[in-house]
RNA sequence: GCGACCGUGGCCAAGCGGUAAGGCGGGAGGCUGCAACCCUCUGAUCCCCGGUUCGAUUCCGGGCGGUCGCU
Numbered sequence: 001g002c003g004a005c006c007g008u009g010g011c012c013a014a015g016c017g018g019u020a021a022g023g024c025g026g027g028a029g030g031c032u033g034c035a036a037c038c039c040u041c042u043g044a045u046c047c048c049c050g051g052u053u054c055g056a057u058u059c060c061g062g063g064c065g066g067u068c069g070c071u
Stems, first nucleotide, its partner, number of pairs: 001070007010024003018054001026042005047063005
């Protein structure tokens, strides 16, 4: 330098056109004599900018970052 894949809450991770599952962790409450276990509740500008569309996390273009491959 060229190419491929990836970028979703603190962490992991699903979803791939109709306003975002789940797990871990955190916080609050319940339970308990106090705890632990268990139960309930609780958080998302979906990397950034622009385009297409009635509508974009999802498609397209350009950036930025990461991983891998080639030279």
About this RNA
This is a predicted structure of a 71-nucleotide RNA (transfer RNA) from a Candidatus Woesearchaeota archaeon. It matches the Rfam family "tRNA". The family's RNA type in Rfam is transfer RNA. The organism belongs to Candidatus Woesearchaeota, within Archaea. The RNAcentral record of the sequence draws on ENA. The coordinates come from a structure-prediction model, not an experiment, and the mean pLDDT is 82.